[in-house]
Context: one part of a larger RNA
RNA sequence: GACGAACGCUGGCGGCGUGCCUAACACAUGCAAGUCGAACGGGUGUAGCAAUACACUAGUGGCGGACGGGUGAGUAACGCGUGAACAAUCUGUCCCGGACAGGGGGAUAACGUUUGGAAACAGACGCUAAUACCGCAUAAGACCACGGGAGGGCAUCCUCUUGGGGUAAAGGGAGAAAUCCGGUUCGGGGUGAGUUCGCGUCCCAUUAGAUAGUUGGUAAGGUAACGGCUUACCAAGUCAAGGAUGGGUAGCCGAUCUGAGAGGAUGAUCGGCCACACUGGAACUGAGAAACGGUCCAGACUCCUACGGAAGGCAGCAGUGGGGAAUAUUGGUCAAUGGGGGAAACCCUGAACCAGCGACGCCGCGUGAGGGAAGAAGGCUUUCGGGUCGUAAACCUCUGUCCCAUGUGAAGAGCAGAAGACGGUAGCAUGGGAGGAAGCCCCGGCUAACUACGUGCCAGCAGCCGCGGUAAUACGUAGGGGGCGAGCGUUGUCC
Repeated sequence: GACGAACGCUGGCGGCGUGCCUAACACAUGCAAGUCGAACGGGUGUAGCAAUACACUAGUGGCGGACGGGUGAGUAACGCGUGAACAAUCUGUCCCGGACAGGGGGAUAACGUUUGGAAACAGACGCUAAUACCGCAUAAGACCACGGGAGGGCAUCCUCUUGGGGUAAAGGGAGAAAUCCGGUUCGGGGUGAGUUCGCGUCCCAUUAGAUAGUUGGUAAGGUAACGGCUUACCAAGUCAAGGAUGGGUAGCCGAUCUGAGAGGAUGAUCGGCCACACUGGAACUGAGAAACGGUCCAGACUCCUACGGAAGGCAGCAGUGGGGAAUAUUGGUCAAUGGGGGAAACCCUGAACCAGCGACGCCGCGUGAGGGAAGAAGGCUUUCGGGUCGUAAACCUCUGUCCCAUGUGAAGAGCAGAAGACGGUAGCAUGGGAGGAAGCCCCGGCUAACUACGUGCCAGCAGCCGCGGUAAUACGUAGGGGGCGAGCGUUGUCC
């Protein structure tokens, strides 16, 4: 000098930040991911005599729940950082461009009837729709595998051309229409992801040898893709004192703190990447997951039960218990920014924006200003003359930052209009009145600041040196003084 700090004493206001560093301990309760009726058939309600119209919606279907949010347990690793590579790869939605959509089929949930069960839920029979599902057709210069020819490169190869073979779709939805939104396929772009490599990345040698899918090859399988990734066979390799293997510790970085720098230390908030989601394992769906608020299995724990069987996962936001020196509200709004869905209206959004709490930090402001005695009272001290607190107070004259009251009242809202949680906030105007606002540490030397009394190696102080045993500037109190100031000290940690 710094801090996500804590503790002691004290505490007026505002702005901006910031707040479980410990038990990745366990969690009551509420909320945190839905949306689309312009994909579909039903159901319910309202209006109507009815046709019908409108509203809502459990189910099928689509898109999204792989983002956003949390945490740092694990990880010493291509995890991260940096620089390259993919002739070894994928990419929903989005943008640009080309081509196309002919004709059929069988189901099923909802629903109805019904059965079992305490429940969770499960079953039987019957009916029905689709942008749900499945064949057939078409598919050329497009795509896929194979054969022939030509050209090129960077080892495997790449490109062009040609032959026969294979692979699509919902002509759906809205609208009076125009048109718009969709469907299939291909090429290009963008974005995102996967993989590989060079270099860098803590401590211990009181860890010296480690390794059998191990190292390489051939073949096959698998993957979006390369590869011992997996399997069979063959060979016996591979790593290591330039530190393998083992053990300990740890998320990494941009950055942050310090320092003249080199360096050292750290990795809170914010941003990028990674990993994890009660513990361990697994796959399904999907463009994308080995999926925090999905599924299955096992385990521990909690909970319901009619004892047969079921349910759960806050390292989301609040909140509770516990641990701890220690860390906040079971708040408001979708107004803005952004995200999901939708043609839109709009819906959802504990992301976000705000408010609340905490001097936790930084910054700013205030607690009054001017005048006022050869100097009140009082305190302290004294050589008893005085000295000092001290222009300090009283008193006089003012001011109004903050404060209080009243009135007014935003910007933040975009191309017209509407729409503001914050918020009747900030600001502005008027009025009131010095009124409501100062402490903490220190005073032996280092180190700015001294006397009196009490105590008597006691009580105590102390960062180091050291003070205290009867005149203590070092203990305690008081007066005075010094420093900083809504803070001041102490402790801890780093430079």